[in-house]
RNA sequence: UGGGUUGGCUAGACGGUCGCGUCACGCGUGCGUGCCGAGGAACGUCCGGGCUCCACAGAGCAGGGUGGUGGGUAACACCCACUCGGGGCAACCCGCAAGCAAGUGCAACAGAAAGUAAACCGCCGCCGGUCUCGACCGGAGGUAAGGGUGAAACGGUGGUGUAAGAGACCACCAGCGACGCAGGUGACUGCAUCGGCUAGGUAAACCUCACUCGGAGCAAGGUCAAACAGGAAACGCUCACGACUGCUCGUCGAGUUUCCGGGUAGACCGCUAGAGGCUUCUGGUAACAGCAGCCCGAGAUAGAUGACCGUCAGCACUCGUGCUACAGAACCCGGCGUAUCGGCCGACCCAUUCA
Numbered sequence: 001u002g003g004g005u006u007g008g009c010u011a012g013a014c015g016g017u018c019g020c021g022u023c024a025c026g027c028g029u030g031c032g033u034g035c036c037g038a039g040g041a042a043c044g045u046c047c048g049g050g051c052u053c054c055a056c057a058g059a060g061c062a063g064g065g066u067g068g069u070g071g072g073u074a075a076c077a078c079c080c081a082c083u084c085g086g087g088g089c090a091a092c093c094c095g096c097a098a099g100c101a102a103g104u105g106c107a108a109c110a111g112a113a114a115g116u117a118a119a120c121c122g123c124c125g126c127c128g129g130u131c132u133c134g135a136c137c138g139g140a141g142g143u144a145a146g147g148g149u150g151a152a153a154c155g156g157u158g159g160u161g162u163a164a165g166a167g168a169c170c171a172c173c174a175g176c177g178a179c180g181c182a183g184g185u186g187a188c189u190g191c192a193u194c195g196g197c198u199a200g201g202u203a204a205a206c207c208u209c210a211c212u213c214g215g216a217g218c219a220a221g222g223u224c225a226a227a228c229a230g231g232a233a234a235c236g237c238u239c240a241c242g243a244c245u246g247c248u249c250g251u252c253g254a255g256u257u258u259c260c261g262g263g264u265a266g267a268c269c270g271c272u273a274g275a276g277g278c279u280u281c282u283g284g285u286a287a288c289a290g291c292a293g294c295c296c297g298a299g300a301u302a303g304a305u306g307a308c309c310g311u312c313a314g315c316a317c318u319c320g321u322g323c324u325a326c327a328g329a330a331c332c333c334g335g336c337g338u339a340u341c342g343g344c345c346g347a348c349c350c351a352u353u354c355a
Base pairs, nucleotide, nucleotide: 001351002350003349004348005347006346007345008344009343010342012312013311014310015309016308017307018306020037021036023034024033025032026031027030039326043337044336046335047334048333049332050331051217052216053215054214058249059248060247061246063213064212065211066210067209068082069081070080071079072078083097084095085094086093087092098208099207103206104205105202106201120147121146122143123142124141126139127138128137129136130135155173156172157171158170159169160168174198175197176195177194178193180191181190182189183188221269222268223267224266230260231259232258233257234256235255241253242252243251276295277294278293279292281290282289283288313324314323315322316321317320
């Protein structure tokens, strides 16, 4: 200097004029003054919670979720670290990462045969026939080393052996398994010995195994005020029935269900001081935790923060202009995913050059 990998911050600022909303104060009661007033994702509603209600949230089944190990957290499918596997020269990135010798499935075409499968071509000896004495044809049998098909064909190379072969046997290697030693919290790794054991792929197929899970949701739920008009039927008060996913058991209850008809939709709480934010230090590889100090950042309710002027900032270029994104709270918080005009900062890897 170029290319790449990865992490973090920001998301226009200031002044003036007019105009909005909550709160506080003042007063002449609708005016004045003052502080504050959308996000890094507020979007998606994909996860996890806080909180509220049901019953005191009990047991089991079904069903759902997760799936290497350890740690963090209120918790998680999140975050951090490590292990194993794959990609990359590397920095680094990716992983539906337990189990196929428990069972059931699936795999087009080709091929004899796609899993305790298989004999198309071939090889071998036995029996029979023909014969130009080279060999050929047929039958029953042995074989899976050679050839062919395929993405993949029941380990590989070399030898012994055999009628011909074959882990049938042997040496070495690979895989699998067992015992032992060493390291590690662990997943796992390394070393050595033994065993002819060689059992394909797929579980993001059904399934098995391990761990885990009540349900519904702020339109949850509660307080106050106001208004009205209740009636009929069926079942039940023991079993049926009702209880906020389904089924069973248990527990509790006297009501439950259907139809016809009337009134109300107002005010307040929930509603923002928190698993809160920022900073130093300490511990930890890190995520994060702890002590201390400082701070209080919209709580609307038909739903508020806007318009104009001027100056500056950034970017682009035709040097005078233009552009400045994605997008807006509605109970709150921790994540993940997606969108985005630009700007700034750091670390690391590779290549080349110079000192």
About this RNA: The RNA shown here (Bacterial RNase P class A) has 355 nucleotides and comes from an Actinomycetota bacterium. Model confidence (mean pLDDT): 78 of 100. Taxonomically the source falls in Actinomycetota (Bacteria, Bacillati). Rfam family: Bacterial RNase P class A. Rfam classes the family as a ribozyme. It was read from a public genome assembly, where an Rfam model found it.